[in-house]
RNA sequence: AGAGUCGGACAGACAACCGCCGCCUUGCUUCGCAAGGGGGAGGAAAGUCCGGACUCCACAGGGCGGGGUGAUGGCUAACGGCUAUCCGCGGCGACGCGAGGAACAGGGCCACAGAGACGAGUCUUGCCGCCGCAGGGCCACGCAAGUGGCGCGGCGGCAAGGGUGAAACGCGGCAACCUCCACCCGGAGCAAUCCCAAGUAGGCAGGCAUCGAGGCGGCCCGCUGAGCCUGCGGGUAGGGAGCUCGAGCCUUGCGGUGACGCAAGGCCUAGACGAAUGGUUGUCAGCCGGGCGCGAGCCCGGCCACAGAAUCCGGCUUACGGCCGGCUCUGCCU
Numbered sequence: 001a002g003a004g005u006c007g008g009a010c011a012g013a014c015a016a017c018c019g020c021c022g023c024c025u026u027g028c029u030u031c032g033c034a035a036g037g038g039g040g041a042g043g044a045a046a047g048u049c050c051g052g053a054c055u056c057c058a059c060a061g062g063g064c065g066g067g068g069u070g071a072u073g074g075c076u077a078a079c080g081g082c083u084a085u086c087c088g089c090g091g092c093g094a095c096g097c098g099a100g101g102a103a104c105a106g107g108g109c110c111a112c113a114g115a116g117a118c119g120a121g122u123c124u125u126g127c128c129g130c131c132g133c134a135g136g137g138c139c140a141c142g143c144a145a146g147u148g149g150c151g152c153g154g155c156g157g158c159a160a161g162g163g164u165g166a167a168a169c170g171c172g173g174c175a176a177c178c179u180c181c182a183c184c185c186g187g188a189g190c191a192a193u194c195c196c197a198a199g200u201a202g203g204c205a206g207g208c209a210u211c212g213a214g215g216c217g218g219c220c221c222g223c224u225g226a227g228c229c230u231g232c233g234g235g236u237a238g239g240g241a242g243c244u245c246g247a248g249c250c251u252u253g254c255g256g257u258g259a260c261g262c263a264a265g266g267c268c269u270a271g272a273c274g275a276a277u278g279g280u281u282g283u284c285a286g287c288c289g290g291g292c293g294c295g296a297g298c299c300c301g302g303c304c305a306c307a308g309a310a311u312c313c314g315g316c317u318u319a320c321g322g323c324c325g326g327c328u329c330u331g332c333c334u
Stems, first nucleotide, its partner, number of pairs: 001330008010321001012284007020040002023037006042306001046317002049315005054189004066185005071085005086100001087098004101180002106178002108174003118170001123162003126158008137150005193241004203232006214224003248267008286303007
């Protein structure tokens, strides 16, 4: 210098002006408005995949069924997460990945090739037995009939070698196929759940009312003609609680290889629901490009990602920008 691997912190800073949403204080003519003060997104707030807190419903106990997990020890509220170690695999290496129990309980599957893929089986070589070889395979013996051997072919047997294949008969391999074993798991979710509570909405009860209630501004006449009054309770609109002080954050020390735990001190950090958290300008950082300069540097222009709370928390995964550090490999220089 290049290539890689692991980890950490950050997510531009400040000022001015114009806005947005809650909170507090004060004032006003208290629906609200104004002034002042103070606060206002993330490392992933995302996917909603896993685990919990919390709430409601269900539940004597046990079983069946269903879902999930699976080396060993540990961490944790819990986990499918994390950590240490073992084993296996990948990588030259730093390092990374692994559902990593059981295949004599049973079922199922094992591509292509191969005869045969768990049922057994014979393609080829070899060995053994039987049969055949024509009027006529070859050799030996014999006068001949024939006998024996060799060769070829067929059938049967043996299962030693070859060949195919990831695996070839060996208690084969596959459980991220069913299954067995061990362990875990009730359901729904903050639109949970609870409280207050309008309406010329509707319900129930009582009283009055066609022998005329009620209405037409108070009374009478007149007109009209079926409801009127009171009480009660449940919901809807709306409002409030849940709601953010919490398995919280920071610093230091101690214990532990580590995940993590303990102690002391400090801090309060969104809680809006047609749902705020933004914009402009300037200066300074960072990066890139161009120009000038011997050089330190100066000038100009551009860029600054992914994204965005909605009950909360712990994880995993995915998206994404540059910075810093440890380590590994290779090359070069001294």

A computed fold for a 334-nucleotide RNA from Candidatus Protistibacter heckmannii, annotated as Bacterial RNase P class A. Lineage of the source: Bacteria > Pseudomonadota > Betaproteobacteria > Burkholderiales > Candidatus Protistibacter. A source record names the gene rnpB. Rfam family: Bacterial RNase P class A. The family's RNA type in Rfam is ribozyme.